[in-house]
RNA sequence: UGAUAGAGGUUGCAUUCUUUAUCAGUACUCCUUCCGAUGCGGCAGGCGCAGACGAAGAUGGGGGAAAGGAAAGAGUGCCGAAAGGGUAGGUCUCCUGAGGGCCUAGGCCUUGGGCAUGAGGUUAAGAGCCGCAUGACUGUCAUCCGCAGCCGCGGAUGGGGCGCUAUCGG
Numbered sequence: 001u002g003a004u005a006g007a008g009g010u011u012g013c014a015u016u017c018u019u020u021a022u023c024a025g026u027a028c029u030c031c032u033u034c035c036g037a038u039g040c041g042g043c044a045g046g047c048g049c050a051g052a053c054g055a056a057g058a059u060g061g062g063g064g065a066a067a068g069g070a071a072a073g074a075g076u077g078c079c080g081a082a083a084g085g086g087u088a089g090g091u092c093u094c095c096u097g098a099g100g101g102c103c104u105a106g107g108c109c110u111u112g113g114g115c116a117u118g119a120g121g122u123u124a125a126g127a128g129c130c131g132c133a134u135g136a137c138u139g140u141c142a143u144c145c146g147c148a149g150c151c152g153c154g155g156a157u158g159g160g161g162c163g164c165u166a167u168c169g170g
Stems, first nucleotide, its partner, number of pairs: 001169006009079001012078009028063004033058002038050004043097004082111004088104005112138002115135004120130003140159008
């Protein structure tokens, strides 16, 4: 220096399916009564649709979800696993525009890993997720010290995954 294979953890990472709770007696829909002119297509403009055969709203009653996120179980792929941010492209709508969501491609930047706390963002949410700060823990390497006497154990300090270990080749 190139290739290959590995390790961190039983809460390693991501993802699929099933079940369950939540979402929620919410959205939506039907009926009755009141009221009396606007409402809907996420936002704006346009263009449409519904509306005195009663809009929107309110009272009472009947019916009544889903997605996302979560927990458990069973699998799959893995160890920059993956996550976040930026750029480019595509897509989501009746048309245009702004914004947002989702997907893809290499490439750029940050993060070793999980956890806890704090304020913030997201979300229906006290759950979860995201980034930041702090804290101890853990894994690895380097240096120093001590114990051992075989490449080990303990402690301190510091670094980061473009790292570390092993094998093979140049």
RNAcentral holds the sequence, with entries from MGnify. A computed fold for a 170-nucleotide RNA from uncultured Acetatifactor sp., annotated as Lysine riboswitch aptamer. The prediction has a mean pLDDT of 79.